[in-house]
Context: one part of a larger RNA
RNA sequence: CACCGCCCGUCACACCAUGGAAGUCUGUUGCACCAGAAGUGGGUAGUCUAACCGUAAGGAGGGCGCCUACCACGGUGUGGCCGAUGACUGGGGUGAAGUCGUAACAAGGUAGCCGUAGGGGAACCUGCGGCUGGAUCACCUCCUU
Numbered sequence: 001c002a003c004c005g006c007c008c009g010u011c012a013c014a015c016c017a018u019g020g021a022a023g024u025c026u027g028u029u030g031c032a033c034c035a036g037a038a039g040u041g042g043g044u045a046g047u048c049u050a051a052c053c054g055u056a057a058g059g060a061g062g063g064c065g066c067c068u069a070c071c072a073c074g075g076u077g078u079g080g081c082c083g084a085u086g087a088c089u090g091g092g093g094u095g096a097a098g099u100c101g102u103a104a105c106a107a108g109g110u111a112g113c114c115g116u117a118g119g120g121g122a123a124c125c126u127g128c129g130g131c132u133g134g135a136u137c138a139c140c141u142c143c144u145u
Stems, first nucleotide, its partner, number of pairs: 003108001005105001008101002011098001013095004018090003023085003027081008039070006046064004052059002111132009
């Protein structure tokens, strides 16, 4: 700065964070299935075999191979969770100033406010119920002088 006051909401512009969102991506995890290295355990018709047994044939044992169980990594499908991103969309905050009105503050020019319902560019308006934290006028009660 004191009514030439204060002040509300929509709208426009800019910036900021944020909610929703088809989807996309990363991570993590559950379940089902596939597959299964190396290693270890088990089996063994194949094959090889110095030490043991046997004069020998062969045997015992062992190596390799094969089969099998467990299983790391991996793969497929499906679900949970965290995060990132996301056309579009919702309100919020801030901003010198802008647009539309003027709702509130004085009886704020229709007193205001609360609840509720309907309506409206917006503040809001209307109905119903409630409150006085309403001015004015009149009356009553009480207190002080």